[in-house]
Context: one part of a larger RNA
RNA sequence: GCCCGCGAGUUAAUCUGCACGGCAAGGUUAAGGCCUUCAAGGCUGGAGCCGUAGCGAAAGCGAGUGCGAAUAGCGCGAAUCAAGUCGUGCGGAUUAGACCCGAAUAGGUGUGAUCUAUCCAUGGCCAGGAUGAAGCGCCUGUAACAAGGCGUGGAGGUCCGAACGCGUUGGUGGUGAAAAAUCAUGCGAUGAGCUGUGGAUAGGAGUAAAAGUCUUGACAAACACCUCGAUAGCUGGUUCUCGCCGAAAUGCCUUUUGGGGCAGCGUCGCGGAACUGAUCGGUGGGGGUAGAGCUACUGAUUGGGAUGAGGGGUCGCAAGACUGCCUCACCCGACCAAACUACGAAUACCACCGAUUUGCUGCGGCAGUGAGUCCUUGGGCUAUAAGGUCCAUGGACGAGAGGGAAACAGCCCAGAUCGUCGGCUAAGGUCCCGAAUUCAUGCUGAGUGCGAAAGGAAGUGGGAGUGCGUAGACAGCCGGGAUGUUGGCUUAGAAGCAGCCAUCAUUUAAAAAGUGCGUAAUAGCUUACCGGUCGAGCAUUCCUGCGCCGAUAAUAAACGGGACUAAGCAUGAAACCGAAGCCACGGCUGCGCCAGGUCUGCGGACCUGGCGCGGGGUAGGCGAGCGUCGAACAACAGGCUGAAGGCGGACGGAGACGACCGCUGGACGAAGUUCGAGUGAGUAUGCGGGC
Numbered sequence: 001g002c003c004c005g006c007g008a009g010u011u012a013a014u015c016u017g018c019a020c021g022g023c024a025a026g027g028u029u030a031a032g033g034c035c036u037u038c039a040a041g042g043c044u045g046g047a048g049c050c051g052u053a054g055c056g057a058a059a060g061c062g063a064g065u066g067c068g069a070a071u072a073g074c075g076c077g078a079a080u081c082a083a084g085u086c087g088u089g090c091g092g093a094u095u096a097g098a099c100c101c102g103a104a105u106a107g108g109u110g111u112g113a114u115c116u117a118u119c120c121a122u123g124g125c126c127a128g129g130a131u132g133a134a135g136c137g138c139c140u141g142u143a144a145c146a147a148g149g150c151g152u153g154g155a156g157g158u159c160c161g162a163a164c165g166c167g168u169u170g171g172u173g174g175u176g177a178a179a180a181a182u183c184a185u186g187c188g189a190u191g192a193g194c195u196g197u198g199g200a201u202a203g204g205a206g207u208a209a210a211a212g213u214c215u216u217g218a219c220a221a222a223c224a225c226c227u228c229g230a231u232a233g234c235u236g237g238u239u240c241u242c243g244c245c246g247a248a249a250u251g252c253c254u255u256u257u258g259g260g261g262c263a264g265c266g267u268c269g270c271g272g273a274a275c276u277g278a279u280c281g282g283u284g285g286g287g288g289u290a291g292a293g294c295u296a297c298u299g300a301u302u303g304g305g306a307u308g309a310g311g312g313g314u315c316g317c318a319a320g321a322c323u324g325c326c327u328c329a330c331c332c333g334a335c336c337a338a339a340c341u342a343c344g345a346a347u348a349c350c351a352c353c354g355a356u357u358u359g360c361u362g363c364g365g366c367a368g369u370g371a372g373u374c375c376u377u378g379g380g381c382u383a384u385a386a387g388g389u390c391c392a393u394g395g396a397c398g399a400g401a402g403g404g405a406a407a408c409a410g411c412c413c414a415g416a417u418c419g420u421c422g423g424c425u426a427a428g429g430u431c432c433c434g435a436a437u438u439c440a441u442g443c444u445g446a447g448u449g450c451g452a453a454a455g456g457a458a459g460u461g462g463g464a465g466u467g468c469g470u471a472g473a474c475a476g477c478c479g480g481g482a483u484g485u486u487g488g489c490u491u492a493g494a495a496g497c498a499g500c501c502a503u504c505a506u507u508u509a510a511a512a513a514g515u516g517c518g519u520a521a522u523a524g525c526u527u528a529c530c531g532g533u534c535g536a537g538c539a540u541u542c543c544u545g546c547g548c549c550g551a552u553a554a555u556a557a558a559c560g561g562g563a564c565u566a567a568g569c570a571u572g573a574a575a576c577c578g579a580a581g582c583c584a585c586g587g588c589u590g591c592g593c594c595a596g597g598u599c600u601g602c603g604g605a606c607c608u609g610g611c612g613c614g615g616g617g618u619a620g621g622c623g624a625g626c627g628u629c630g631a632a633c634a635a636c637a638g639g640c641u642g643a644a645g646g647c648g649g650a651c652g653g654a655g656a657c658g659a660c661c662g663c664u665g666g667a668c669g670a671a672g673u674u675c676g677a678g679u680g681a682g683u684a685u686g687c688g689g690g691c
Stems, first nucleotide, its partner, number of pairs: 001691006011096013026050003032044004054061002064076004099237002102234001106227006117201009126191001128160003131156001135152006164188003169184004203219001205215002240625006250263005264369002266366007277357009291343001292341002298337002302333004307329005312323004372397004377392005402413003417587004422583003428577003431562003437574007449564001455549002459546010476533005482506003487501003512527001516525002588615012626680001628677006638668001645664005651658002
């Protein structure tokens, strides 16, 4: 891992609701007793309980009563059309282990020192080598000591290094040879040394050269059993079928935030009542949002001003004058605000009327939900970030399949009762992959299309304006572009062209006191300006369509691909394809209504046919069934000519499932009605077994 088997809402008491049954102003017995077919019954037993009256804390009173002085009032009750009670089943609650499995814990009683820690008793062990303390002897030495030398001697938590002990570093090992080793290397090796045997100390205790170490391979409190089915607001799991409806992820409170209580939203039952709900239309309302506005308030704000007041500054002895500074006000122009408003919508909300529709509401049983997510729109926070976060509004997903978006919960289209080798459409598409296409008029030339900004550009299409132009524009070409004069100043020089000042006049068709280059300064080239040539548009601004650059990342990788110059873009026309949408035909089913029939306890139930409206669905509510085991009942079918069980099969049923046939098997065993459950398996890192 697979297969087979086992594996989770039970039981009791009390309360509560529903259904059914008995009796009913009553209902009912409990323990006990008696009888009996000895296993379940029958009879008895009225104690008690509930109901028939309430109110008050109570005494108590009583259709009333409590408060009160009250024959006020008010609270809770009564008012006859009053119903209860006992049992069974089912839904739920409470108390119990209470659907099942799962802690880490806490306490109690014991068992452990054969591992290990420390200690006690008694034994054992330490090759060899090195160093050479004290002491002693001799010699030297001293007044005597001291001291020195040479010997002797053999001290030491001394040195080197086996056994022994330890475990430093590295490798190997790491489903190992081994639940701690091996190989190499290393440390101690007469000591606080190592070691055998026996013994002592223990669980909040021991022991500890102290690491929370060790106390039999897991110790911040051992192990075993018990309390114990501890508790688990947590995780996981919870077993057959079909039908009807169908949520929530919100508010308030919470030692509360992944849990609860109440409300909201779902479902089922019993009632009620209308114009009660919803949508649309109409009429009538209040508002202070969007917008707008502000010498209309509160504040904020900018440029200008010949204004005024106050303050400051400068001058002045003072009077006063000046002021480019500050504040406030004034005039002109401009402007801002969630906590500004002289204004003010659309929506929304309320009421009434009408239309359409099918809901609305009260009480009661049972829930689940109380982690939401994305998208549009209006906002707060953030950075006018986030697949961010917090509100509001609508939608979708959640709990929603189908078609489109290549793929893609939340986007677009559209809500799946079942069948059909029928039809029409939606979004989106129609060259091929791949169902379906043709036109018309334009645009684009970038593979733009098929990713992007500020910004940039004689790309190109359309539109509007201004100026110039046959009295000849624009561009090119030819020619002219002069004189006073080298203007004055400056300067070494300054001659159009370093710089400063001025910028006149003349001749002219025109020509600057000079546009740029250039020279040391001149010179030279050139421009403005003029003529000629040429012959029809030229220049510039704005708006707009499509394109270009801007454009650097990890696959070629920014059309789904191929490919496309239309198979791109825009506008228009006509077709077609395309879904579980809609239509058609047939079937099933829920609810409502109608007709006929059968039954009836007269309430209704069931069957057949018709019409109308429905049938996506998680949590969840409600309903109807299938199957397993056992029991009761009746005449208990069938069975060795083969029961149950097993294997196989193309049959029936909407399904759980059920027939029939064959083989196997070898003795039991249906169907029907009712009752009772150890009643349905794929998931619990489930449990046992097999492979």